A computed fold for a 1394-nucleotide RNA from an uncultured bacterium, annotated as small-subunit ribosomal RNA. The coordinates come from a structure-prediction model, not an experiment, and the mean pLDDT is 81. The RNAcentral record of the sequence draws on Greengenes. Rfam family: Bacterial small subunit ribosomal RNA. Its family is annotated with ribosome and structural constituent of ribosome in the Gene Ontology.
RNA sequence: CGGACGGGUGAGUGAACACGUGAAGCAACCUGCCUAUGCAGAGGGGGACAACAGUUAGAAAUGACUGCUAAUACCGCAUAUGGCCAUGAGUAUCGCAUGAUACAAAUGGGAAAGGAGCAAUCCGCUGAUAGAUGGGCUUGCGGUCUGAUUAGCUAGUUGGUGUGGUAACGGCAUACCAAGGCGACGAUCAGUAGCCGGACUGAGAGGUUGAACGGCCACAUUGGGACUGAGAUACGGCCCAGACUCCUACGGGAGGCAGCAGUCGGGAAUAUUGCGCAAUGGAGGAAACUCUGACGCAGUGACGCCGCGUGCAGGAAGAAGGUUUUCGGAUUGUAAACUGCUUUAGACAGGGAAGAAAAAGGACAGUACCUGUAGAAUAAGCUCCGGCUAACUACGUGCCAGCAGCCGCGGUAAUACGUAGGGAGCAAGCGUUAUCCGGAUUUAUUGGGUGUAAAGGGUGCGUAGACGGGAAGUCAAGUUGGCUGUGAAAUCCCUCGGCUUAACUGAGGAACUGCAACCAAAACUGAUUUUCUUGAGUGCUGGAGAGGAAAGUGGAAUUCCUAGUGUAGCGGUGAAAUGCGUAGAUAUUAGGAAGAACACCAGUGGCGAAGGCGGCUUACUGGACGGUAACUGACGUUGAGGCUCGAAAGCGUGGGGAGCAAACAGGAUUAGAUACCCUGGUAGUCCACGCGGUAAACGAUGAUUGCUAGGUGUAGGUGGGUAUGGACCCAUCGGUGCCGCAGCUAACGCAGUAAGCAAUCCACCUGGGGAGUACGUUCGCAAGAAUGAAACUCAAAGGAAUUGACGGGGACCCGCACAAGCGGUGGAGCAUGUGGUUUAAUUCGAUGCAACGCGAAGAACCUUACCAGGGCUUGACAUAUACAUGACGUACUAAGAGAUUAGUAUUCCCUUCGGGGCAUGUAAACAGGUGGUGCAUGGUUGUCGUCAGCUCGUGUCGUGAGAUGUUGGGUUAAGUCCCGCAACGAGCGCAACCCCUGUUCUUAGUUGCCAGCACGUAAAGGUGGGGACUCUAAGGAGACUGCCGGUGACAAAUCGGAGGAAGGUGGGGACGACGUCAAAUCAUCAUGCCCUUUAUGUCCUGGGCUACACACGUACUACAAUGGCUGUAACAAAGGGAAGCGAAGCCGCGAGGUGGAGCAAAACCCAAAAAAGCAGUCUCAGUUCGGAUUGAAGGCUGAAAUUCGCCUUCAUGAAGCCGGAAUUGCUAGUAAUGGCAGGUCAGCAUACUGCCGUGAAUACGUUCCCGGGCCUUGUACACACCGCCCGUCACACCAUGAGAGUUGGGACAUACCCGAAGCCUGUGAGCUACACUUUUAGAGGCAGCAGUCGAAGGUAGACAUCACAUGAUUGGGGUGAAGUCGUAAUCAAGGUAG
Repeated sequence: CGGACGGGUGAGUGAACACGUGAAGCAACCUGCCUAUGCAGAGGGGGACAACAGUUAGAAAUGACUGCUAAUACCGCAUAUGGCCAUGAGUAUCGCAUGAUACAAAUGGGAAAGGAGCAAUCCGCUGAUAGAUGGGCUUGCGGUCUGAUUAGCUAGUUGGUGUGGUAACGGCAUACCAAGGCGACGAUCAGUAGCCGGACUGAGAGGUUGAACGGCCACAUUGGGACUGAGAUACGGCCCAGACUCCUACGGGAGGCAGCAGUCGGGAAUAUUGCGCAAUGGAGGAAACUCUGACGCAGUGACGCCGCGUGCAGGAAGAAGGUUUUCGGAUUGUAAACUGCUUUAGACAGGGAAGAAAAAGGACAGUACCUGUAGAAUAAGCUCCGGCUAACUACGUGCCAGCAGCCGCGGUAAUACGUAGGGAGCAAGCGUUAUCCGGAUUUAUUGGGUGUAAAGGGUGCGUAGACGGGAAGUCAAGUUGGCUGUGAAAUCCCUCGGCUUAACUGAGGAACUGCAACCAAAACUGAUUUUCUUGAGUGCUGGAGAGGAAAGUGGAAUUCCUAGUGUAGCGGUGAAAUGCGUAGAUAUUAGGAAGAACACCAGUGGCGAAGGCGGCUUACUGGACGGUAACUGACGUUGAGGCUCGAAAGCGUGGGGAGCAAACAGGAUUAGAUACCCUGGUAGUCCACGCGGUAAACGAUGAUUGCUAGGUGUAGGUGGGUAUGGACCCAUCGGUGCCGCAGCUAACGCAGUAAGCAAUCCACCUGGGGAGUACGUUCGCAAGAAUGAAACUCAAAGGAAUUGACGGGGACCCGCACAAGCGGUGGAGCAUGUGGUUUAAUUCGAUGCAACGCGAAGAACCUUACCAGGGCUUGACAUAUACAUGACGUACUAAGAGAUUAGUAUUCCCUUCGGGGCAUGUAAACAGGUGGUGCAUGGUUGUCGUCAGCUCGUGUCGUGAGAUGUUGGGUUAAGUCCCGCAACGAGCGCAACCCCUGUUCUUAGUUGCCAGCACGUAAAGGUGGGGACUCUAAGGAGACUGCCGGUGACAAAUCGGAGGAAGGUGGGGACGACGUCAAAUCAUCAUGCCCUUUAUGUCCUGGGCUACACACGUACUACAAUGGCUGUAACAAAGGGAAGCGAAGCCGCGAGGUGGAGCAAAACCCAAAAAAGCAGUCUCAGUUCGGAUUGAAGGCUGAAAUUCGCCUUCAUGAAGCCGGAAUUGCUAGUAAUGGCAGGUCAGCAUACUGCCGUGAAUACGUUCCCGGGCCUUGUACACACCGCCCGUCACACCAUGAGAGUUGGGACAUACCCGAAGCCUGUGAGCUACACUUUUAGAGGCAGCAGUCGAAGGUAGACAUCACAUGAUUGGGGUGAAGUCGUAAUCAAGGUAG
C1' cells in the first nucleotide's frame, strides 16, 4: 500500500428512490491510486515505541514488567501564492427561489520525507487547481404483483424557528410553536417477491419468466455496534449478545465454505479434494518477481445444441425359418446367403502445430491436424399402429386381466388389453412426467357479450368522474412533423469473415418501437376570451287524464240484529257427508247496524319514474302534451358512492273486523291423503304511525341523442279544406298497438316504441353442481336482507330449432272397435294342450295380443331325442389310402331279455391273366352328436297389417338437422282420383293383370246327359241313336260410373234411375311396401365358433313322453218339446282307392265275419248323406233329457293292446235345469245349425283341412272402450311413457361449516424490567513522552465512573391478528349397479297448468 476489487448467494426487502429510465438536479457533496510537456514548495528541530534482550503469568490462546533502538512511523517551529480554510464592508455580471460566479480592502489560521544511484536521473513527500474515475444524496414517471370478506392511517407524525450532527441536504436528532400530513387516482393492513438488459412463446398486441452472460441492490452462522480508512458499518478484520461445533489442566479459550474442490444430510435429481498461472485480468513492487480455485485448461454427465458413423453396389432357387391362409398362395423380401467395392469414426504406426507483436518461456498436449497399414470389420434403439393421427393381421384373455391425452375399449370371433408377425414415425436417441406460452376472439386495447344460452341494477334524483352544440380570436397541455441527446455491452435481425461443415465465434450495419431537450404546425381535443340559438330551460296560452294526498258523501250487494208471513227442509257435491233447521231455518216482507269493495261505463283506452292508480264532490298539489317564439344563452347527457320511492307476504303500537281466508277443526276421496272437493274458522286482509326492502319488481330488453321503406288501428292537441244539422278528408306534434321491407339474429324473432346503423355514460357476465351456501362485515325488533368464497365433484349443464315417439292435448277419418243384434266362452262332464307338482325319466322347443287341439297330417314297439340296465369303439352311416383275406350272406341248432355270441350246412363275379369289381378284417386319416350359442348366421315364418303408407331424382327454401313434393279444398276401400300449390317427375306399395264362383255363347260329346225318334224292362239312358238340355272343360262375351237425372267447382266424385245374370273393387282366394319386435326356429334344413371322441357317438331290452291335491286355454256333449225316441217312397258337393277301395249274396242284435263281382276310376267301390219332410209317441220330470263312470260279454288292427288303442251289445245312469265377475266370434249365402270327405294312419280324430244342405237377426249412429291413419299442439322422452325423474330414510366413503373448548406455534402493536459492546455527553481526586511554559503547575490527552440511546433476553401481551392441529356432538353438501317410502314434488292439460 492492498485486504471496500475479484469470487459466492438471493435469505431479507417497512412493494421501497430497491430497481428501470430521464444530458433530470446537487446553487447541498466526497473521491486513494491516475492525468496535467499545468502551478507552488520540501528550511530547521524534538521525543518515543515495536522488533530484540532479560525476568515473569498461563494447559493453551495470549500476555505482563524492565531495558535498548531506527524510520517515508509520531510531534512542534519557520515559510506558503490576491488563488486553501474562517470572518468579511462592498462592486459587477448572472440565475431557477434559497442564491451563484468574478474581483476584493482588512483580520485570523494552515504543509512537507525522504530513498536508490558515482552521477545523470528515477521513485516518492506537501499545498492548491482542473480533469478523469468511482461513489453519496434528491427528484419526475398517475413506471413496477395480489387482496376492500383490509377504509380509515399517522404524534417526530406534517410544517416552522433555534441548536446539534453529517462529506452533504433533510425531523437526521433535540427544544419550543402550530395542527397539520396521507387516503376511493386505494392510504393503512395482509400475502407474495431481489430488480433489469434479456429468455420462452405468440401473426402481433400480449402472456409467462429472471438459470447461464452482463448492470444494479442486498446478504456473509443470527442480532447489535463502532474502529481503521479515500472508500466498510468490512464473506476469509475487531467488540458484544444468542444458537451450534471443537479444545481444555474446568480456571478459560477457538470457530464461521451463500469462495474452489471435497464430506455428510435432505432429495426424483445435479460433477474432480485435477493441471497451470502459458494466455486475459487484478494487487503489491523501481524491477526481478510474488500472490491470484479470478481466469485458462483438463475430468464427470446424451443435460442441451450441432455435425458424423453403424456401410455401398450387385444379387430370385423369390432359399430356410417365422407369420398367415380361401391350403392355391401371400408376406417378411434384395432382406439374407453369395460376389465385388469403400474406410468416416475407431485401432496400430510415423509426423506434428498456431495460441508468445522481438530472444527464451505452453497447463492444455504428443492434443488438433496430416500421412501410412489392415479389415465390413467394433457400433440401433425407442415409441406407436380404434378416431383425432402416419401405420393391421393372428393367437391368448372373456367387463377378468388390463388400456386410456379426449371420445372410449374389454361381458367368446377385441385392428383399442397381452404376445407374435407385419407396418408407421423419429433416430443416438426415443417415450413419459412437470411447468410456461400457443391453439383460447375462453378476460376480447387490437378482439367478446348481456330478449330466450352466464349476464340490465326494482325505480328515480343527484355528487365526484367520464363525455358533450354553432362562429371567431389567443395559447400550445394532448397531437403531428423535424432535429439533437440518450436508450451500456452481450442477445435478436442483416451482410461479410474464422474453426473441413455446423453449433460456436469475430467485424460491420440495422434495431432497441422508450425517455428527455429544442424548433415548428395549429386541423382535432384541451385551456381561455368574445359571440350565436338550433340542445336545454323560463314565460304566455289551451285542452286531456283511475297521477298524488286530505276531507266529505252515495247506492247496489254480503253478513248480522229486530219484527211479520210461512213450513220442513236448507246447504253442498262427481256422489255424499260434516254444517244449519220444529228452540221455526232456507224462502219472503219491513226496519236497523257494520265493515269492505266500487257492477254497467271499460277499451292491447288514460296517467305515473317504477311499484302502481278505477263510485261521486270539494279545496291543495306534481308531471307530461299542443300552440306561441317574449326571455336566458350550452345552463347538456350519463352517473361509482350517496339519497328517495318501492307489489304481496311479514314485524311493532293502537284501532277496526262485513266478506274472504294461511294455520287449525270436521266431513269426504284414497292403499294412504298431514292435498285437490265440502262445511266451518283464527292471524291477516282495512285505518293511523313506524319497520322491513324483497318478487317471473318482466318488455326476462339500462338511460340519453341522431339517422334508417311503407301500411293500418287507437286515444290527446293544433292547422288547412269540403260541407255545414250530425260529419268527412289532408297535414302535423307527442303517446299507445298490429303487420311488414332493408338490416340484424344461433335460431326463434326484432324491425322508427329496434334486438337495425352510429355516439356517450353506468350496471353486469365468463362451464354445471357445491351456492346465493359458509365465514367475516354492514343493516334490521325479528324474520331476514346486502356483500359473497373455497374444498370437493361432473363432462357436461344450457339455448333455439329439426325428425320421431308419446299425451288421462285438439280436429278429421276408418275398422264387428263400440253401439244394434245372433250364438258362445267363463258354471257341468269328458277330450286335448299348457303351467305347476311328482318322477329314474315324466325328452326338447313355443310363453301378452302374435305360446297353450302349437312343432305333432295322428308316442302300445318303432317313432324317441328322455330314464334304467346290457353291449360296441374307424364305429349304425360317408370318402380315400396301404396291407391281408375270399367271402359277405342265407338256412338250421344252442345260450341270452335282446343286441350279440358259438356251431353245422352251403358259398363270389368279370378278365386281355397284368389285374379289376364286391365284401370282410387290421392301421391311420376321420366319421358321428336332436350337445351349446336363434344375442354369431343363412333360409323360412309370425306380427303391426291388406293398414295406406314408405321413398327417390332434379329443382326450390333453410347456416344446418331438415323441409317442400307427401301439406291444403273436395273425394275414395285406397298417397284412389280431381283442383289448387315451388315444385316437376319417378319407384316400392293400392288397384288391375292370375285362380274359383255367379250369366251367356262357341267348340267338343265319353265313362256324363236324354227332349224328340225307335227298341226294351217288373223297374232302370239298359240299347240304337242324339248334342237340344244338365254337366264336363277349353276358348270367348259381359260391367266401363258406359247411359239418364240431381248435387258438386263446368272437376274428381257422389245420390237416384234405366237396362242387365251381375252395378259401382259383384262374392271369395292367392298376392303382404319401407320397416318394427336382438320376435320364433341351430330339434326341418344349411352353417361359423365352442364342446365331446371306449362317449354328449352307436346298438338292444324294458320303462317314460299317457303320472295328478291343483290352476289356465281350446274344443266336444249337454242341460231338452224350435226337443228326444220310433217308423217312413227325399235332396248333395267335394274327395279317396292296388300291401287299396271292396259290391251283391250269406252268418251275426251289433261291432264284424264270410265272400269275392267290379275298379288304377265322370265307368267300380267307399256311399247310408244328415238335418229337413211326413206319421206316431213322450208332456216339463234330473225325465223316454243327459250321457260320464263302472260291470259283463264280444269284435278289429297288430310279434305284442297290462302300463297305453279303437269299436259293438247288454246292464249301470254321475254332474248338469242355460252358468258370477269378466270375456269372445260374426254384417249374408254370413252367423247359427246338419251331415259328408280327405290327409296323417297297421290300428287309433271331439283335432285339422275341405265340401255341400238348411239358413237368420241387426247396424240409429261415432259420445264412449280398443287398434289404426292424416293434420296440428306440448314435451325436461330418443333404449323414445314399460320413458324421464325428485326428496326423506338406511348403508359406505370423501371434503367442508359450527362446536364447550384444548394444545402447540408464527409475526407483532403497546407497556415495563434488565441493560452487553459501543458512539456521544458529563465527570475525571488516578495516570500522562513530544508542543507552550515562570519547570511548579496549567492546557491537552487517557484510564475510571456516571448518564441518554441501545441488541439479545425477561414480564404482561389486547383475546387485535395470522396460518395450522385437535375436539364429544352437530349441520348441510358430494359420490356410490341393483335398498325403503311415495309419484306429484317435475316433463303431455303430467292427470289440481306451472